SAM riboswitch aptamer (S box leader) from Salipaludibacillus agaradhaerens, 107 nucleotides, folded computationally.
RNA sequence: UUCUUAUCUAGAGAGGUGGAGGGACUGACCCUAUGAGACCUCGGCAACCAGUACAUUCGUACACGGUGCCAAUUUCAGAGGAAUGAGUAACAUUCCAAAGAUGAGAG
Numbered sequence: 001u002u003c004u005u006a007u008c009u010a011g012a013g014a015g016g017u018g019g020a021g022g023g024a025c026u027g028a029c030c031c032u033a034u035g036a037g038a039c040c041u042c043g044g045c046a047a048c049c050a051g052u053a054c055a056u057u058c059g060u061a062c063a064c065g066g067u068g069c070c071a072a073u074u075u076c077a078g079a080g081g082a083a084u085g086a087g088u089a090a091c092a093u094u095c096c097a098a099a100g101a102u103g104a105g106a107g
Base pairs, nucleotide, nucleotide: 001107002106003105004104005103006102007101008100013042014041015040016039017038021031022030023029025078026077027076028075043070044069045068048066049065051062052061053060054059074099080096081095082094083093084092085091
């Protein structure tokens, strides 16, 4: 980097370094010198993988290991499709898909 698959309305922050942008992309909106993103330390959340115990059909509990995560629903909407309302169209709602993130597996 590519493919497959599962999940994505819950949850969880302090200190230090540093000094201007950041929230993937576009638009909106928002965060930010009362210090952004990033990095480090400590802490926490969660339970995908591994592990342990119970159950053994589904699973449940724990949290020492490997990841991940700790502003806002993936911040909201967005090329496409379907259903419903309306029906000339615009439009509104819902769902799917797409895009993205993370885990596991494969190349």